[in-house]
Molecule: c-di-AMP riboswitch aptamer (ydaO/yuaA leader)
Organism: Clostridiaceae bacterium
RNA sequence: CUAACGUCAUCUCCAAAUUCCUUUAGGAAGCGGGGGACCCGUUUUUGGGGUGAAGCCUGUGCAUCAGGCAGGGCAACUUGGGUGCCCUAACCCGUCAGCUAACCUCGCAGGAGUUAUCCAAGCGUUGUG
Numbered sequence: 001c002u003a004a005c006g007u008c009a010u011c012u013c014c015a016a017a018u019u020c021c022u023u024u025a026g027g028a029a030g031c032g033g034g035g036g037a038c039c040c041g042u043u044u045u046u047g048g049g050g051u052g053a054a055g056c057c058u059g060u061g062c063a064u065c066a067g068g069c070a071g072g073g074c075a076a077c078u079u080g081g082g083u084g085c086c087c088u089a090a091c092c093c094g095u096c097a098g099c100u101a102a103c104c105u106c107g108c109a110g111g112a113g114u115u116a117u118c119c120a121a122g123c124g125u126u127g128u129g
Base pairs, nucleotide, nucleotide: 002127003126004125005124006123011113012112013111014110018029019028020027021026030108031107032106033105034104035103040098047096048093049092050091051090055069056068057067058066059065071087072086073085074084075083077122078121079120080119081118082117
């Protein structure tokens, strides 16, 4: 400089949910969540709050359902855009918690299988000169 590849179950995806050590209880690292000062802020039956994308509005609208806006995930290197396919739940605290340094404390489950797409930029591997 130029071409090809970055493609699949010993794999990949959602999620914080992984790895290692240990004789049993357990422990460590890492990744996440909650509580918790000054200052600042807020207003408590119209109860309030937490994890999470999972909120709001409309349709006689209680349930179901439908639609709109917003939010989230995937399409196998990364980023941005396009297109397509999906989700928009559930659970918990118990009258109580804003932010919050020090500090305290908890979790590391569960579930699933891509349409093997397009454009641009970049990165990496291999090959050739």